Predicted 3D model of a 184-nucleotide RNA (Lysine riboswitch aptamer) from Gracilibacillus orientalis. Model confidence (mean pLDDT): 79 of 100.

[in-house]
RNA sequence: AGUGAGAAUAGAGGUGCAAAGACCAUUAGUACAUAGUCGAAGGCUGAUGUAGCCAGUGAAGACAAUGGAAAGGGGAAUUUGCCGAAGUAAUCUAAGGAUAACAUCAACUUAUAUUACUGGUCCUUCAUUGAAUAAAUGCAGGGCUGUCAUAUAGUGACGAACUAUAUGGAGGGCUAUCUCACGC
Numbered sequence: 001a002g003u004g005a006g007a008a009u010a011g012a013g014g015u016g017c018a019a020a021g022a023c024c025a026u027u028a029g030u031a032c033a034u035a036g037u038c039g040a041a042g043g044c045u046g047a048u049g050u051a052g053c054c055a056g057u058g059a060a061g062a063c064a065a066u067g068g069a070a071a072g073g074g075g076a077a078u079u080u081g082c083c084g085a086a087g088u089a090a091u092c093u094a095a096g097g098a099u100a101a102c103a104u105c106a107a108c109u110u111a112u113a114u115u116a117c118u119g120g121u122c123c124u125u126c127a128u129u130g131a132a133u134a135a136a137u138g139c140a141g142g143g144c145u146g147u148c149a150u151a152u153a154g155u156g157a158c159g160a161a162c163u164a165u166a167u168g169g170a171g172g173g174c175u176a177u178c179u180c181a182c183g184c
Stems, first nucleotide, its partner, number of pairs: 002182005008177004014083001016082005023075002032067003036063003042054003046105005051099001086118006093111004119145006126138004147169009
């Protein structure tokens, strides 16, 4: 030279990932409120039970008139944090809503942890969520791209290395430096 180990440090991929507030469109002339007409006994939760409240001084529901939102999701830029960035699925725990009523069941939302999967990104069918034809997620199919290995060809005095093509793998990876041990 090299071999092995490392919770050591720093990086790369690119329409790269995520968050935040302001702005914009959509949600929507919807929900809701007011008064009017019809209606005629129930209504207040997805369901059940108990209790309470409202209701023939007119409930639920429908019609038209006046006024009229918001949340979630999205867009382009800015700022910030980063490269398992982040995302998905399952499970445990905790919290939440609605008459902030109580109890049970079911579903939903948020957060932590554990396990498993996905290198990144784009397009398409289908499925789910959604107001949506936006968007997200998932399976499948396909493209582009980064990285490593192998093979072929070329450059290279030999070698190392680099370029192109093809095939394959995965981030528990790859590159660079460092530390330790072995060895020279």